[in-house]
RNA sequence: AUUGAACGCUGGCGGCAUGCCUAACACAUUCAAGUUGCAAGUCGAACGCGAACGUUUCUUCGGAAACAAGUAGAGUGGCGGACGGGGGAGUAACGCGUAGGAAUCUGCCUAGUAGGGGGGGGCAACUUAGGGAAACUUAAGCUAAUACCGCAUACACUCUACGGAGAAAAGCAGGGGAUCUUAGGACCUUGCGCUAUUAGAUGAGCCUGCGUCGGAUUAGCUAGUUGGUAGGGUAAAGGCCUACCAAGGCAACGAUCCGUAGCUGGUUUGAGAGGACGAUCAGCCACACUGGGACUGAGACACGGCCCAGACUCCUACGGGAGGCAGCAGUGGGGAAUAUUGGACAAUGGGCGCAAGCCUGAUCCAGCCAUGCCGCGUGUGUGAAGAAGGCUCUUAGGGUUGUAAAGCACUUUCAGUAGGGAGGAACAGGACGAGAUUAAUACUCUCGUCCACUGACGUUACCUACAGAAGAAGCACCGGCUAACUCCGUGCCAGCAGCCGCGGUAAUACGGAGGGUGCAAGCGUUAAUCGGAAUUACUGGGCGUAAAGCGUACGCAGGCUGUUGAAUAAGUUGGAUGUGAAAGCCCCGGGCUUAACCUGGGAACUGCAUACAAUAAUGUUCAACUAGAGUGCAGUAGAGGGUAGCGGAAUUCCGGGUGUAGCGGUGAAAUGCGUAGAUAUCCGGAGGAACAUCAGUGGCGAAGGCGGCUGCCUGGACCAAUACUGACGCUGAGGUGCGAAAGCGUGGGGAGCAAAAAGGAUUCGAUACCCUGGUCGUCCCCGCCGUCCCCGAUGUCACCUAGCUGUUGGGAGGAUCCAGGGUUUUAGUGGCGCAGCUAACGCGAUAAGUUGACCGCCUGGGGAGUACGCCGGCAACGGUAAAACUCAAAGGAAUUGACGGGGGCCCGCACAAGCGGUGGAGCAUGUGGUUUAAUUCGAUGCAACGCGAAGAACCUUACCUGCCCUUGACAUCCUCAGAACUUGUCAGAGAUGACUCGGUGCCUUCGGGAACUGAGAGACAGGUGCUGCAUGGAUGUCGUCAGCUCGUGUCGUGAGAUGUUGGGUUAAGUCCCGCAACGAGCGCAACCCUUAUCCUUAGUUGCCAGCACGUAAUGGUGGGAACUCUAAGGAGACUGCCGGUGAUAAACCGGAGGAAGGUGGGGAUGACGUCAAGUCAUCAUGGCCGCUAUGGGCAGGGCUACACACGUGCUACAAUGGUCGGUACAGAGGGCAGCAAACUCGCGAGAGUAAGCAAAUCCCAGAAAGCCGAUCUCAGUCCGGAUUGGAGUCUGCAACUCGACUCCAUGAAGUCGGAAUCGCUAGUAAUCGCGAAUCAGCAAUGUCGCGGUGAAUACGUUCCCGGGCCUUGUACACACCGCCCGUCACACCAUGGUAGUUGGCUGCACCAGAAGUAGGUAGCUUAACCUUUCGGGGAGGGCGCUUACCACGGUGUGGUCAAUGACUGGGGUG
Repeated sequence: AUUGAACGCUGGCGGCAUGCCUAACACAUUCAAGUUGCAAGUCGAACGCGAACGUUUCUUCGGAAACAAGUAGAGUGGCGGACGGGGGAGUAACGCGUAGGAAUCUGCCUAGUAGGGGGGGGCAACUUAGGGAAACUUAAGCUAAUACCGCAUACACUCUACGGAGAAAAGCAGGGGAUCUUAGGACCUUGCGCUAUUAGAUGAGCCUGCGUCGGAUUAGCUAGUUGGUAGGGUAAAGGCCUACCAAGGCAACGAUCCGUAGCUGGUUUGAGAGGACGAUCAGCCACACUGGGACUGAGACACGGCCCAGACUCCUACGGGAGGCAGCAGUGGGGAAUAUUGGACAAUGGGCGCAAGCCUGAUCCAGCCAUGCCGCGUGUGUGAAGAAGGCUCUUAGGGUUGUAAAGCACUUUCAGUAGGGAGGAACAGGACGAGAUUAAUACUCUCGUCCACUGACGUUACCUACAGAAGAAGCACCGGCUAACUCCGUGCCAGCAGCCGCGGUAAUACGGAGGGUGCAAGCGUUAAUCGGAAUUACUGGGCGUAAAGCGUACGCAGGCUGUUGAAUAAGUUGGAUGUGAAAGCCCCGGGCUUAACCUGGGAACUGCAUACAAUAAUGUUCAACUAGAGUGCAGUAGAGGGUAGCGGAAUUCCGGGUGUAGCGGUGAAAUGCGUAGAUAUCCGGAGGAACAUCAGUGGCGAAGGCGGCUGCCUGGACCAAUACUGACGCUGAGGUGCGAAAGCGUGGGGAGCAAAAAGGAUUCGAUACCCUGGUCGUCCCCGCCGUCCCCGAUGUCACCUAGCUGUUGGGAGGAUCCAGGGUUUUAGUGGCGCAGCUAACGCGAUAAGUUGACCGCCUGGGGAGUACGCCGGCAACGGUAAAACUCAAAGGAAUUGACGGGGGCCCGCACAAGCGGUGGAGCAUGUGGUUUAAUUCGAUGCAACGCGAAGAACCUUACCUGCCCUUGACAUCCUCAGAACUUGUCAGAGAUGACUCGGUGCCUUCGGGAACUGAGAGACAGGUGCUGCAUGGAUGUCGUCAGCUCGUGUCGUGAGAUGUUGGGUUAAGUCCCGCAACGAGCGCAACCCUUAUCCUUAGUUGCCAGCACGUAAUGGUGGGAACUCUAAGGAGACUGCCGGUGAUAAACCGGAGGAAGGUGGGGAUGACGUCAAGUCAUCAUGGCCGCUAUGGGCAGGGCUACACACGUGCUACAAUGGUCGGUACAGAGGGCAGCAAACUCGCGAGAGUAAGCAAAUCCCAGAAAGCCGAUCUCAGUCCGGAUUGGAGUCUGCAACUCGACUCCAUGAAGUCGGAAUCGCUAGUAAUCGCGAAUCAGCAAUGUCGCGGUGAAUACGUUCCCGGGCCUUGUACACACCGCCCGUCACACCAUGGUAGUUGGCUGCACCAGAAGUAGGUAGCUUAACCUUUCGGGGAGGGCGCUUACCACGGUGUGGUCAAUGACUGGGGUG
């Protein structure tokens, strides 16, 4: 784009078309006066009969006659029922299409010629008598014809032996002057009809060329088969049929068989070429319940005819009969699905008829259906308060629906009502006139004029009037493709979906709504065809790696084929002629108001045929040529093939010698061998197989493949010169040969190796890898098999198209340095590379470039190279080769990452080297788990677990129980009242409630205002409720790792690359050099703080060298400004200098100087990003949820539980120690609701009292380890301190759950810690104490700081972990915690096999034989003709019988297809 469509929702009008695609399934037809519902009848001008009703007359009233009317009706006869109408079962065919042909027929029609004479005998109807239920039928009798039969005639016709022979007919009607008459007519004439025949037209039959679906898993078919002769038969040629003869005919250019199918003009799609289809309309064919058959006829083997058989239906008196909608309507059934039991012959056409006319479900009309195409309408203009309502869209302002509505003005198509009103109608008929015919002014026919008449549709089309916006809009879609977006609901549910896909709590994708988009009386969906699809490629594709080159060669058919000349004209080309039906398509006109539609003309129909012409190239024939191909003569290289012989090294075995305890084997072992003498070693022998070195991207061969040496036989290639043949060539479907390894058969052989099987190991297991032995096999002869990653994944042949460089085999000439070679040519074999090609990779004269010839092969993945069938094979198996079903991919090449038990380089307390710990004990603390009314919540590998928490008795507090409040503890707004506030008593666990005492404030322009309190109403408050996977913010981690990017340029089809890689170097993408890159940014480094040295300035609360005073003593005092120190500012360090190494670079190594040396130490500082990392409980915040509760208040409890497990710590286990006594030295902090001296008391915690200090001044504040002494002497201890009892202190409203501390008493475990694991590289580890934050107090052994004492070790980068750069492989990209294979279990699906079973079609052999036709005929019978002696006989016919052919049916045996089948095989999906 399309449809004979169907379904869903919806539906105003008209025009024009279409309307059982399925069951070629089966079919009903009442009533009515009559008829089968209707579709095939008609003719009285061919014929004989002949009613009823009616009118008139007569009547003996019984009836009769006439008219109507020779009407209706049957019958004889003629013509028509072969047309028209229907559906498409069959048919792969001369059926159809197209173009031709000769051996034919043709009713009615047209034209012509000739005729139309004279006789005969019957049969229906009818009457009578029978049979039968009926259908129907029998017998006898009468009768007519255009019915039937002889005779005569025969222009033409047919046959012929050329002499001849044969065969016809029918009348009817109208008119009529003369003549005749038996008075009927004859006769004449006109019309119709008849006979014979010739032509034509029309129609039909037959033959031929070409074209006409799929299957080769159908390869051979055929006996009337192919041809001939003779005969028969037909309208006609012909094996059409018969007899005889011959053995042919068809087929790979697809016979036969199977399946499917009516064919065509055309329809539909497409740019075309093509593809699909064959409704309506038109041409042809075949069919008419199924099968067979003939009759009649001009025509049939006959839709509404006959006979027979069969199935089915109906009637029946059971004896027997009847029927055929694939005609029009209609019914049932089937189906997703397809209409009225309508009107009329008015028109067109058909049949009959002289005609009038009759018949006509052909046809013309109407009805039903949006089934399709076309047209029209459902209003038009104005109208902003941008109304109400909706969308609860919203940022709360608004936006949108929307000029839409309302309102105002206008119009009236269509529908409605009323009125008017064409065309389709012309014939035929009547009258008149003219002409034709004729003897004729009759009749008849033709033409003209006039008259009256004929319409189913039809209430027609069309026109006019009336009224009123009045009666008339839906459907689908809105994630992308694809025009159109938001809200709500739902929550991987419900659902959507054409493909991709959407839905798991913010869905533009589901459902609803608002809005929008598209089309519109329709819109969507489904089904189907073509297109896009160059996705079967003729036009117009491919085959190295995506699917695809046969393993390789030879070669029949086929295809293609060098140069020159001549001939021909098959194909080719040109114009011409015929044909190519009409309709349709296209163009130009015309008619309906337009269009659809109808109609006129043209073009076209790309085709076929005929004859003519042309001849370049192709074909054919003839004649030549040598460039292709081949042959001869001279040489060359070679693992080319076959066969025979020979050789040495090695393994093994056997014999002998020497010799002794192991050998062998492995990662390590064991099995195994060995004291019966192995292994090792020497000598001798046997046997089989394979041929080291040479050896090489070297050679040979078609490929497979070929490797010691020699002989013989043999194939091919190459080179150079030359002679010869004269296109002999290339490819190659089928076919044939060769064809690794393994395997098979017969027979040999058997050293080594070695499937299977065995043992030993390894392992969770190990039917493996490793080891020990070991059979088939490997070897040879003969015969099979015929496969492979048989690969260059690249078919064979031929021409052409830059170069450079190896190597193998030949040839050539010249030069010189006389040898290494160099130049050139040819045949191989390699590496690069230009152009070109390619998706890229790559190929590139050995093409995957550019061309030509021929063959093979491919068409998404899986199923499957499988099943079935067939062929081959001894078997194994090979060849050929599907489908159902299933998926939306499978695949190629390249890119970026990530990953690797890949590679290279490098780094880090990563390992190693060390020191000290954890893991064992007790306790502290956190977590899990468990428990509980609650044990609030969060954090969960590193990167949660002394974490949020720098401090849970109440509070905190979020949890639980109980008691209370509801505009609320808190914010804003409104109204009313009151200062605010406060004292006391009572109830209560308290919150709270009741009562009560006191109190009237501040500012003021005197109106009031501000703050506060209480009450009320509602907007709202409030939520540590959920979602960190909706978020912001800040944070952790990789990682203080050295990386991450951009602009421009360049390269690539592109993703991307380059830069950023490379050579060095660094802590560093730090720097240098090089480079199709040149630059730049974020990171690194530096700038900042602190610490280490010095200087300057300034000296109080700090300091005190020198001077002075004073004290028991002390910077205590005067003073000093030197030092320390304080806190401001400077200096200093930069590879700056020297030497060496390095590319003379960057840099590195060493040194000097210096307080400090190569980043001096420490800190702050964290790139692009990753982990949906953690946090909604710091805070903020979207959405959701609760709203007398998930909010708020209070009391008590809980977060402190305890069979257990883990993390982080403290204290220890002791003598480098414990205890006691004495004694020395810090730094950094904190302090007024505070730090607190001194003094007194207490064993002590502490208490009392009280100076000083808002601090370089006073206080906390005693530093401890250390040092000097004393004691303990290796033990569960004078170690260790848990636990428990008692007594206290302090804080606090309150220490029961649940605080810290003190004293006395008690005195657990623990004697250095398994596997495993952590920290640390110097002022570090280890060890020692001090301080602070939080804080009433404290569970702090935590955290953050401070100083004191103060080590050991680093060979080195193999390994573990983490990281960086380059490179490589990848089937990974959620990125190796990836991907993914097979069995098994379960469910479902399709399919193969199968004992069989059932059915369809069909071959062969045979039985049978209805009806019918043909032949025969002895029985029966017979109007026409012949004969007759009048009895009859004959010819011919009919019936019967019989023969041949044959349908249905039957028997036997095969083939093939389909369905089904317990069980079973594999496959697919989940």
Small-subunit ribosomal RNA from an uncultured prokaryote, 1470 nucleotides, folded computationally. Its Rfam family is "Bacterial small subunit ribosomal RNA". The RNAcentral record of the sequence draws on ENA. Model confidence (mean pLDDT): 84 of 100.